[in-house]
Context: one part of a larger RNA
């Protein structure tokens, strides 16, 4: 040196656990914001490093309600304290609220630097813009421009859904231009709990329907397409859901105030076992009982309807706000729609690429009729049919989930699941936009965490103790492999 038994170290596989995920259902909410947001900096505790609260009145104040023995949040003790004269905790309202940040007095390299007025002890005004009144007011007489004052409002932030506007390319077409990716992704405006869109100048076809939105289906079908890749509909039927109103009045919308009602906080009540065995430990096993409009579920030293919370089924209340009605007082329309419909030209949405191209929009140029009249019925004319643009406003059905209670799953179990079960968008890494980890498990119980001896300190052990177990001894369950070492055997 091998082999082959084996006893160890090493390592974190597996296995069981689950505080975290992660899709869903049902209901709520659907904003916040100059009365200074969202998000920060700094701070603040007897002792403070991190989270978490919280703001110089700073883990906290007041005031009411609830509730009834412990409390001083975590990680985490120790000190000193409150507290039945009702702390802690839960709910409602107030107070305080340092600096930054739309940041607003001027700056400014966010969390700093600096002023002016007014009051004075603290304090408070003091940014822009719009829109109103009001007093001013110029060249330039009247006026107008402008100025100043005061009153309302606006700004900014947010996941997605929604409307609108400005609009790519990769891609496919097996190259490639029309075309397709798509009116898509990305900008950027606007608003709402939804938007949006709506009560026929609509369809349909000789029957009729009767506002809009969604959804199935009609159908990948009529069509459109270098007829190519592709794109792609309507009538009709079958559902959800229903609502029609107005333009000077008994209406509709809307804004205020009053009344009434309804539900809403903390919360409270809530059945029903016992013995004996094993056991460290009873929820196990065995007899023997009881409740059940409660046998959901979670914990309790092992698997508990009847031990704890619960649960089913009841009961319950303020203020403020919320919603329905109803009353009372305002507001609001601007008169039934002309430069409109129409035509030309370039363009653009209609499934429709100019096409026999109706229909709708926009630019530019023209330009009607007035219900004895227009407009549609896919060029276009005639019947015939059918509806009244160019004027407003409207819930319910749809869409969506930053958020908040309930619940669910043939979803996941620490290399999984959110990136993140832990001080995670932290730690690192980038000038920077930004990019981004690894980390869970002693035991029932540590106020059992190993007193005390012993090995010279320290680590690490060896006794001793605790524990059901210590090969559970503190990166401590369980402990596979790889690697590493000790013994033995056999062999070169």
């Nucleotide at each position: 040196g091998g082999u082959g038994u084996u006893u160890g170290g090493u390592g974190g596989a597996u296995g069981c656990c689950u505080u975290g995920g992660u899709g869903c259902u049902g209901a709520g909410a659907g904003g916040c914001g100059a009365u200074g947001a969202a998000g920060g900096a700094c701070g603040u505790g007897g002792u403070g490093g991190a989270c978490u609260g919280c703001g110089a009145a700073a883990a906290g104040u007041c005031a009411c309600g609830g509730a009834g023995a412990g409390u001083u949040g975590u990680c985490u003790a120790c000190a000193a304290a409150c507290u039945u004269u009702g702390a802690c905790c839960c709910g409602u309202g107030a107070a305080u609220a340092u600096c930054c940040g739309a940041a607003u007095g001027g700056g400014g390299g966010a969390a700093c630097c600096u002023g002016a007025c007014c009051g004075u002890u603290u304090g408070g005004u003091c940014a822009u813009c719009a829109u109103g009144u009001a007093c001013u007011g110029a060249a330039u007489a009247c006026a107008u421009a402008g100025g100043u004052a005061c009153a309302u409002g606006a700004a900014g932030c947010u996941a997605a859904c929604c409307c609108g506007g400005c609009g790519a390319a990769u891609u496919g077409a097996a190259a490639u231009a029309u075309c397709u990716u798509a009116g898509u992704a990305g900008c950027c405006g606007g608003a709402g709990g939804a938007a949006a869109g709506g009560a026929a100048a609509u369809c349909a076809a000789u029957u009729g329907a009767g506002a809009c939105u969604c959804c199935g289906u009609u159908a990948g079908u009529a069509g459109u397409g270098a007829c190519g890749a592709g794109c792609g509909a309507a009538c009709g039927c079958g559902g959800a859901a229903u609502a029609g109103g107005c333009c000077a009045g008994u209406g509709u919308c809307u804004u205020a105030u009053g009344a009434u009602a309804a539900g809403u906080a903390a919360u409270c009540g809530g059945a029903a076992u016992a013995a004996c065995g094993u056991g460290g430990a009873a929820a196990u096993g065995u007899u023997a009982a009881c409740c059940a409009u409660a046998g959901a579920a979670a914990g309790u030293g092992a698997u508990a309807g009847u031990c704890u919370u619960g649960u089913a089924c009841g009961a319950g209340u303020a203020a403020u706000a919320u919603u329905a009605u109803c009353a009372u007082a305002g507001g609001a329309a601007c008169u039934u729609g002309a430069g409109u419909a129409g035509g030309g030209c370039g363009g653009g949405a209609c499934a429709c690429g100019u096409g026999a191209a109706a229909u709708c929009c926009c630019g530019u140029u023209u330009g009607a009729a007035c219900a004895u009249a227009g407009g549609g019925g896919g060029a276009c004319c005639a019947c015939c049919c059918u509806c009244u643009a160019a004027g407003c406003c409207u819930a319910a059905g749809u869409a969506c989930u930053c958020c908040u209670c309930a619940g669910c799953g043939a979803c996941c179990g620490a290399u999984a699941g959110u990136g993140a079960a832990c001080a995670a968008g932290u730690a690192c890494c980038g000038u920077g936009a930004g990019g981004g980890a690894a980390a869970g498990g002693u035991g029932a119980a540590a106020u059992a965490g190993a007193a005390c001896c012993c090995u010279g300190a320290a680590g690490a052990g060896g006794g001793a103790g605790u524990g059901a177990a210590a090969c559970a001894g503190a990166u401590c369950c369980u402990g596979a492999a790889a690697c590493c070492a000790g013994a033995c055997a056999c062999u070169u």
This is a predicted structure of a 492-nucleotide part of an RNA (large-subunit ribosomal RNA, domain I) from a Rickettsiales bacterium. The source organism's lineage runs through Bacteria, Pseudomonadati, Pseudomonadota, Alphaproteobacteria and Rickettsiales.